[in-house]
Molecule: transfer RNA
Organism: bacterium
RNA sequence: AGCGGGGUAGCUCAGCUGGCUAGAGCGGCGGAUUCAUAACCCGCAGGUCCGGGGUUCAAGUCCCCGCCCCGCUA
Numbered sequence: 001a002g003c004g005g006g007g008u009a010g011c012u013c014a015g016c017u018g019g020c021u022a023g024a025g026c027g028g029c030g031g032a033u034u035c036a037u038a039a040c041c042c043g044c045a046g047g048u049c050c051g052g053g054g055u056u057c058a059a060g061u062c063c064c065c066g067c068c069c070c071g072c073u074a
Base pairs, nucleotide, nucleotide: 001073002072003071004070005069006068007067010026011025012024013023019057028044029043030042031041050066051065052064053063054062
C1' cells in the first nucleotide's frame, strides 16, 4: 500500500429483507428466600448504536468520507 472481517449497555455479543419504544447473557442495585452466605427466583437502572455527511416518510441496518481493532497479501 491492497483486500477481507469488525466497532451496539461496565463486559461478551444478537439485531433476519430498513419499520412500533434497540435487546439477551454476565455484571451492578433493590427485594424475596436463609440463622447467615452462596445458588435459585422477582424487579429496576444503565445506550451519542465509533465520528461526520448522504438517501428515505423512516437508518444500528443502505451509500460516501474519516478514525480505531483483528486477519490475509505485497